Transfer RNA from Gammaproteobacteria bacterium bin55, 77 nucleotides, folded computationally. Its Rfam family is "tRNA". Rfam links the family to the GO term triplet codon-amino acid adaptor activity.
[in-house]
RNA sequence: CGGGAUGUGGCGCAGUUUGGUAGCGCACAUGACUGGGGGUCAUGUGGUCGCCGGUUCGAAUCCGGCCAUCCCGACCA
Numbered sequence: 001c002g003g004g005a006u007g008u009g010g011c012g013c014a015g016u017u018u019g020g021u022a023g024c025g026c027a028c029a030u031g032a033c034u035g036g037g038g039g040u041c042a043u044g045u046g047g048u049c050g051c052c053g054g055u056u057c058g059a060a061u062c063c064g065g066c067c068a069u070c071c072c073g074a075c076c077a
Base pairs, nucleotide, nucleotide: 001073002072003071004070005069006068007067010026011025012024013023020057028044029043030042031041032040033039050066051065052064053063054062
């Protein structure tokens, strides 16, 4: 330098194909059960969907550019 993949609550991920209310598990908070811990159950908090712009009535999803990480290749030595 070229090609590809990934980026979504604290962590791990789904949702993107086919645009239409942002979800799951763990974790966390509160409550109940228990003498307490642990555990179980119930309820709940938490996300500008990497950034900027565009298309659209409407974008995590489509389009363009950029950034970060990883993989492959090329070049130099």